[in-house]
RNA sequence: UGCCGGGCUUGGCCGGGAGAGCUAGGCGUCUCCUGUUACCCGAAGUCUAGAUGCGGGGGCGACAGCCGGCCGAGGUGGAAUCGCAGGGAUCCCAGCCCUGCAGAAUGUCGUUGAUGCUCUGUCCUCUGGGACCGAGGGUGAUGCACGUGCUUUCAAAGGAAAGCAACGGCAUCUUUGCCGCGGUAAUCCGUUAGGCCCGGAAGGGAGCAGCGGUAACGCGGACCUUAGGUGCUCAGAGGGGUGCGGGGCUGAGAUAUCUGCAGGUAUCCCUGGACCCUGCGAGGAAAUCGAGGCCGGUGUGCCCGGCU
Repeated sequence: UGCCGGGCUUGGCCGGGAGAGCUAGGCGUCUCCUGUUACCCGAAGUCUAGAUGCGGGGGCGACAGCCGGCCGAGGUGGAAUCGCAGGGAUCCCAGCCCUGCAGAAUGUCGUUGAUGCUCUGUCCUCUGGGACCGAGGGUGAUGCACGUGCUUUCAAAGGAAAGCAACGGCAUCUUUGCCGCGGUAAUCCGUUAGGCCCGGAAGGGAGCAGCGGUAACGCGGACCUUAGGUGCUCAGAGGGGUGCGGGGCUGAGAUAUCUGCAGGUAUCCCUGGACCCUGCGAGGAAAUCGAGGCCGGUGUGCCCGGCU
């Protein structure tokens, strides 16, 4: 000096890590991963880049420790990619849609006439009619002076004469302007019992009621008119024409579905794919931390005894 044995305690160990959370920041308390045949009690705090828990107690006992490299459980992380759902934008692709050609099969119609052409009706506008309904409406002229009335004149009462032409009456003509029923005037016309009046009488007058007639009025009918109306209808002219009906000419195909090819459409819709976004799920990249293991370096205390 080294090795072995025994003892000791001052080196050292009695765990480490990730995430979350908190903090100016580091630990601890929480969750999880991992290691050792390796702690106990107390509180939830404690520290300052020299922070990698605090306080107290105990154990092992030179075992370690420290540094570096490699491997690496596991964690954080969340990329590419895939799937599902929802939404968006577009025409990028295709389908759908349209046109043409071709094919084959099926079906339908077709000489009791397909396709095509043509005429016409249905439809619309205008015009002119009809039917029905509604509404409105009630002719005019002339003549007679017969009655009433009015005016004038006269006078022997009740009155007489002339004129006018309003109401009524008659006649003729005209007009579509009439018919039937009802009803009716204290105020229109006629007639007028009783009563009243004039008168010597005869006779006459006004005139209430009543009666008759009529206007106004009402109902119905006919007639005339109609810038009216209508689930009606006829005709003419024009327009329109997808479909349907009817007639004429021609004379053999027409049509639907399917497949293929070619073209068209962005004008739209829809379907599928592609595109974008979001969410969820699978997935697990970069990056990062990293228990533990292996390797290397460094280091490996003191005392006693023995050996060398």
Overview: Archaeal signal recognition particle RNA from a Thermoplasmata archaeon, 308 nucleotides, folded computationally. Rfam family: Archaeal signal recognition particle RNA. Rfam classes the family as a non-coding RNA gene. Model confidence (mean pLDDT): 76 of 100. Lineage of the source: Archaea > Methanobacteriati > Thermoplasmatota > Thermoplasmata. The gene name in the source record is ffs. The RNAcentral record of the sequence draws on ENA.